[in-house]
RNA sequence: CUGUCCCCGCAGCCGAAUCGCCGGAGUCUUCUCCGGUGGGCGGGGGAACCACGUGUUCUUGGGGCUCAUUCACCGCACUGCGGUGGAGGCGCGACUCUUUCUGCGCUAGCCCGUCAGCUAACCCCGUAGGCCGACGAAAGAGAGCAG
Numbered sequence: 001c002u003g004u005c006c007c008c009g010c011a012g013c014c015g016a017a018u019c020g021c022c023g024g025a026g027u028c029u030u031c032u033c034c035g036g037u038g039g040g041c042g043g044g045g046g047a048a049c050c051a052c053g054u055g056u057u058c059u060u061g062g063g064g065c066u067c068a069u070u071c072a073c074c075g076c077a078c079u080g081c082g083g084u085g086g087a088g089g090c091g092c093g094a095c096u097c098u099u100u101c102u103g104c105g106c107u108a109g110c111c112c113g114u115c116a117g118c119u120a121a122c123c124c125c126g127u128a129g130g131c132c133g134a135c136g137a138a139a140g141a142g143a144g145c146a147g
Base pairs, nucleotide, nucleotide: 012131013130014129018039019038020037021036022035023034024033025032026031040127041126042125043124044123045122050117061115062112063111064110065109069087070086071085072084073083074082075081076080088107089106090105091104092103093102095142096141097140098139099138100137101136
C1' cells in the first nucleotide's frame, strides 16, 4: 500500500411492524427487558343487492398473507424439485414527491385445515424479522440552509 473477515459507531435500506401511558424487573436512574393498555399502521372473517350457478365432493381439494406470478426448454428421486431464458410484478442508486431515461438486484417463504365471492353493522388477528459503506442523470413542484 492492497485484499478478505469480524466488532462498534454514525448515516441509511426492505417491511404494516411504530408512538404514548401504567405496572414489574435489571441497572445506578441516562437506559434496557417483560406484561398490560390506548393511538397510529396492517390483515382476515362477516348481510342485503350484485356475482357464481344443471350444484358440491370425488387429494391434481379449496383458500389466505406477501412484489414473489406465469410461459418455454432441459434434467430428476416427476401432483413436485433443480437449471437456463422470456413475460409480468417489486426494491435501491442520500432533502421530498411526480414523470422520463439509465445502472444494479429480488421474484422467496409461511399459514388455515375440507371451509370462506363481494359485503354495512359486527367480530377476530398482527405490530416481527432482516440488511448495511454501493450513493446515476434530466424536467417540474416544494422544503431546508446560506447570503